[in-house]
RNA sequence: GAUGAACGCUGGCGGCGUGCCUAAUACAUGCAAGUCGAACGAGGAACCCAGUACUUGUACAGGGAUCUCCUAGUGGCGAACGGGUGAGUAACGCGUUGGUGACCUACCCCAAAGAGAGGGACAACAGUCCGAAAGGACUGCUAAUACCUCAUGUGAUCGCGAGAGUUAAAGGUCUUGCGAUUAAAGGAGUAAUCCGCUUUGGGAGGGGCCUGCGUCCCAUCAGCUAGUUGGUAGGGUAAUGGCCUACCAAGGCAAAGACGGGUAGGGGACCUGAGAGGGUGACCCCCCACACUGGUACUGAAACACGGACCAGACACCUACGGGUGGCAGCAGUAGGGAAUAUUGCGCAAUGGGCGAAAGCCUGACGCAGCAACGCCGCGUGCACGAUGAAGGUCUUCGGAUCGUAAAGUGCUUUUAUGAGGGAAGAGAAAGGACUGUACCUCAUGAAUAAGGAUCGGCUAACUACGUGCCGGCAGCCGCGGUAACACGUAGGAUCCAAGCGUUAUCCGGAUUUACUGGGCGUAAAGCGCGUGCAGGUGGUUUGGUAAGUUGGAUGUUAAAUCUCCCGGCUCAACUGGGAGCUGUCGUUCAAAACUGCCAAGCUAGAGGACGGUAGAGGGAGGUGGAAUUCAGGGUGUAGUGGUGAAAUGCGUAGAUAUCCUGAGGAACACCAGUGGCGAAGGCGGCCUCCUGGCCCGCUCCUGACACUAAGACGCGAAAGCUAGGGGAGCGAACGGGAUUAGAUACCCCGGUAGUCCUAGCCGUAAACGAUGGGUACUAAGUGUUGGCCGGUCGACCCGGUCAGUGCUGUAGCUAACGCGUUAAGUACCCCGCCUGGGGAGUACGACCGCAAGGUUGAGACUCAAAGGAAUUGACGGGGGCCCGCACAAGCGGUGGAGCAUGUGGUUUAAUUCGACGCAACGCGAAGAACCUUACCCAGGCUUGACAUCCUAGAGACAACCUCAGAGAUGGGGUCUUCCUUCGGGAUUCUAGGACAGGUGCUGCAUGGCUGUCGUCAGCUCGUGUCGUGAGAUGUUGGGUUAAGUCCCGCAACGAGCGCAACCCUUACCCUUAGUUGCCGGCGGUUCGGCCGGGCCCUCUAAGGGGACUGCCCCGGAAAACGGGGAGGAAGGUGGGGAUGACGUCAAGUCCUCAUGGCCCUUACGCCUGGGGCUACACACGUGCUACAAUGGUCGGUACAAAGGGCAGCGAACCCGCGAGGGGGUGCAAAUCCCAAAAAGCCGGCCUCAGUUCGGAUUGCAGGCUGCAACUCGCCUGCAUGAAGUUGGAAUCGCUAGUAAUGGCGUAUCAGAUAUGACGCCGUGAAUACGUUCCCGGGUCUUGUACACACCGCCCGUCAAGCCACCUGAAUCAGUGGUACCCGAAGUUGCUGUUCUAACCGCAAGGAGGAAGGCACCUAAGGUAAAACUGGUGAGGAGGGCU
Repeated sequence: GAUGAACGCUGGCGGCGUGCCUAAUACAUGCAAGUCGAACGAGGAACCCAGUACUUGUACAGGGAUCUCCUAGUGGCGAACGGGUGAGUAACGCGUUGGUGACCUACCCCAAAGAGAGGGACAACAGUCCGAAAGGACUGCUAAUACCUCAUGUGAUCGCGAGAGUUAAAGGUCUUGCGAUUAAAGGAGUAAUCCGCUUUGGGAGGGGCCUGCGUCCCAUCAGCUAGUUGGUAGGGUAAUGGCCUACCAAGGCAAAGACGGGUAGGGGACCUGAGAGGGUGACCCCCCACACUGGUACUGAAACACGGACCAGACACCUACGGGUGGCAGCAGUAGGGAAUAUUGCGCAAUGGGCGAAAGCCUGACGCAGCAACGCCGCGUGCACGAUGAAGGUCUUCGGAUCGUAAAGUGCUUUUAUGAGGGAAGAGAAAGGACUGUACCUCAUGAAUAAGGAUCGGCUAACUACGUGCCGGCAGCCGCGGUAACACGUAGGAUCCAAGCGUUAUCCGGAUUUACUGGGCGUAAAGCGCGUGCAGGUGGUUUGGUAAGUUGGAUGUUAAAUCUCCCGGCUCAACUGGGAGCUGUCGUUCAAAACUGCCAAGCUAGAGGACGGUAGAGGGAGGUGGAAUUCAGGGUGUAGUGGUGAAAUGCGUAGAUAUCCUGAGGAACACCAGUGGCGAAGGCGGCCUCCUGGCCCGCUCCUGACACUAAGACGCGAAAGCUAGGGGAGCGAACGGGAUUAGAUACCCCGGUAGUCCUAGCCGUAAACGAUGGGUACUAAGUGUUGGCCGGUCGACCCGGUCAGUGCUGUAGCUAACGCGUUAAGUACCCCGCCUGGGGAGUACGACCGCAAGGUUGAGACUCAAAGGAAUUGACGGGGGCCCGCACAAGCGGUGGAGCAUGUGGUUUAAUUCGACGCAACGCGAAGAACCUUACCCAGGCUUGACAUCCUAGAGACAACCUCAGAGAUGGGGUCUUCCUUCGGGAUUCUAGGACAGGUGCUGCAUGGCUGUCGUCAGCUCGUGUCGUGAGAUGUUGGGUUAAGUCCCGCAACGAGCGCAACCCUUACCCUUAGUUGCCGGCGGUUCGGCCGGGCCCUCUAAGGGGACUGCCCCGGAAAACGGGGAGGAAGGUGGGGAUGACGUCAAGUCCUCAUGGCCCUUACGCCUGGGGCUACACACGUGCUACAAUGGUCGGUACAAAGGGCAGCGAACCCGCGAGGGGGUGCAAAUCCCAAAAAGCCGGCCUCAGUUCGGAUUGCAGGCUGCAACUCGCCUGCAUGAAGUUGGAAUCGCUAGUAAUGGCGUAUCAGAUAUGACGCCGUGAAUACGUUCCCGGGUCUUGUACACACCGCCCGUCAAGCCACCUGAAUCAGUGGUACCCGAAGUUGCUGUUCUAACCGCAAGGAGGAAGGCACCUAAGGUAAAACUGGUGAGGAGGGCU
């Protein structure tokens, strides 16, 4: 885009079309084929004539040569047309072209000739009879255009002849002689005449038969055929013919698809498409076939006959059970089937048909109407103005936006609708119109009667809100939905169409996705494993001929309709009329001769042959050689050997391994040896001989296209395997043993059977690969190598050229890219094979081959939305290269064992609040849970609330204090009662009510902010340019160097940004400035204390400067960057430390800091209070402290810090207490006073290796401090007690210098403190680093990848379970076509000895002829039998797909 459509929602009008696609299922009822009295007899009615009876217009009986009408029958014509359907049919059925010399043709037209004389019947009718009916029998009468005989014979036909011309031939035509056979009907009219009749010829139209070409799928249908193919003779027909019969011959068809199976009416045309094609075969037209199913003939011009006959069958109906009747695939209609398809209408007025002389009759053909948006076309549902942008809806950032000039309102119009009036054509010339009072015209009324459907994530035009929460649902593909859904549902808005809009189904297109036009095959699907070669296809060069192909002209045909163009008719259009055009594997004819074909004659460039040579693991057969392994015999010799990562099994004192000599046997041929050679491929390797195939080179000669390819066919064909017979050294599936391992049916080791070898025969497959079929020609170069030849040269070497092979690099070109590139995957031609999404599956079934194993050929159902190729960026690797890091190593000290502290898990509990979970949770949030904190639990209370803002009404306060109840919150009572004022009020408080508060409730996977981590790792990017189809690449890679993408050099790159570094703080040195609370070298004083005077030199303090930059020297390096060493310097190569954290990753952490969207609670999930809990305890883990002791413990004495803190504070001296502490209160808001004692250290004494004078847990008693309060549940002191623990398994952590280790000091939080924690400070103060193999982490380059959620990836198979389709399957059911036999209706034909018999012959008897009966052949249906094929069901079995 289309449809004979259907379904959903909706629906105003008209015109023109269309309307059982399914059950060729069954049909009630009515109608669809009759007509002619001018062919005929008869009957009836009417009419006329003249009667009778009389009710004067009725009844009865009679006649009629008249006239009109009706009818059963005889007769004629029609019924073979028209109408329906598509079951069958793959066919001369259809289409197209021809033929018929092999034919027919009623009615119609033209022409010629004729129609004489006779005869006998049968219906109707009458009578009798049978039957329920349908129908029938017998007897008798009768007419004809019915039937019969004779005559005539223009003619026609036949037989025997003759002649002419025609044809390729032939049964054709014409002329002619003799003979034979053969015709007829009347009717109407007063008549003229008309209509008929007979014979013959011609015409028109119609038909039969034959014929070339075209006409679906399956080869998993490959062979078919006995009337089969042909001939002769006969029969039959209108006619040819095996159409039929007899006889004879053995043919005929087939890979260009016979036979078989499936499906199907064919065409004009219709839909689609640019076309070529593809699909279809409704309506209309042509042809065919069919008429309940099967068979058969009759009549007729024509039928084997839709509304005829006979028979059989199934079905249905009637029946008196004896027997009958029927055939809608005609028009309506009914049932059924189905998603689905109309009225039991009107009319013969028109067109057409039948009959008739005609009037006319008949006509469900046809013309019309009805139903249906089923389709196409046309029209309408109003038009103009109208902004307070109304109300209302929806959204909202609350400002507004939008529906929207839309509505309302004002004015106008009347197509349509309704009402009224008029009113055709369709009918050629009187009447006659179903449609129809229709089309059309006029008037009136009044915006009046008239809009929906689908869609809005992308494709694809159109977006928001709410609801829902992987539910319910959507979906054409991708996909959407798991609490903010533009995708579901609803609403608003929008978009597209519009009396329709969507959905479903089907076809074409897009799809160059079956490729003729117009594709491919190295790696995506796809080159047969290789050759030989028949058919087929294709084929060098020259000349002549021919004209099949080819090209052109003319002509015929290509029905009409359709289609295209032009012009008309309905108001337009759809629709329709006229004219023109109209594409062919078609016919006839004329012409051309280039190309192809064919014929003829040549040529030599293709191909082949002859001659002369070369190389070679080419093949087959026979022989032969040495090395090695193994075995055997002998000698020497002694304890191991062998094997592995390490071992063990094994062998060996019965003498191995090792070594020497000898022998046996089998298999394979080191070196040469080479991207070297040969072969078609598989493949081929010692040497010699014989037989044999092919290539290559050279010079001339010969043949003269002999060529290329190759379906089918035939042959060869690695390894493994099979059969038979040999052989068997080594190796070695299976198997045994030893190891390895969680296991190890493996890898490793020790053995070892088939096999490997030979002969003969099978198998026929491989990643049989260059994943690249064969042939020919053309198209840049360079460089190796093998074989041959030529030239340069006397010649070797060498150089140049050429032919044939075999490699590498590479141009153009090709390619999706990779790559290929004269050995093409380039450019062309020829031939063959093969492909068409993945899986199912190279499977099933069938067939063929095979001894088997199996091979060849080779599907479908079902299932998925991918499978795949090449390349890119990452990530990853038990891949590689380079580099770094307390990463390892080298060291020091720990953890893991003990006790305790602390956190976590688990368990428990009313609650043990919550969060954090590898590194990067676990002395974490928490810089401090007895109450509070507190979020948890129990209990008691409050409800505008503990807190904020506002409104309304009221009150005067509220607070504070006293008292009572209570665990307290709270409640009751009492005392006391505001401030400012311009007097209007305002501020503040309370009570009641309303808005609202409140939530540590949920979601860190809705978020902001902040933080952790990789990682202070050196990376992460951009602009422009260039390269690539593109993703991307380049830059950023490379060579050096660095802590560093730091710097240098190079480079299709050149620059730039975020990071690195530096700038900042601190520390180390110096200087300047400034000296109080700091300092004191010098001066003075002194109570001896920098205490005082004094001073600012020093220390120090805290502000500002300086200093370090590879600056200098040497060496290395590339004249670089940089590195090594040195000098100077307080400091040297970023001096030490800190702050500083790129692009990003982990949906990392946090809604319980804070903020915040959404959701949830609202007399509670909010708020207040008391008590409890967060402190539990079988256990497990993390982080720590203290120890286990002598480098120690203890006692005494003695020395030296830094950094901090202090007023609800630090708290001195002094006094008391063993002590914790108490009393005290000078001083200090601090360089002034206090905390404050530093400790390890040093000097002495004791302890002497022990569970101790180590260790301090636990427990008891007595005390102290803080605090409303130390019971749950604080800290400290004294005395007493004195546990485990003697250096810690596997494993694991920190640290590279003022570091580790070790010693003490301080601070925050804080009433106190469970701090052994955290953050800081100073003292003492080491050891080690060879080095980068390994572990971990990281950077960079490269490589592989089936990974991209990125190796914690992906993914394979079994097993278990469910579902689905398929294959097989014992058996069973149904169908189809054939074969053989039996039976055999109706019927034609033939025969006939039985019966009957009007026409003719005969005087008669009888005959001829006919009918019936009988017999025979054929034959439908039916039956029997054995097979075949197809389909259904199916216990069970096998594999497959999905989950």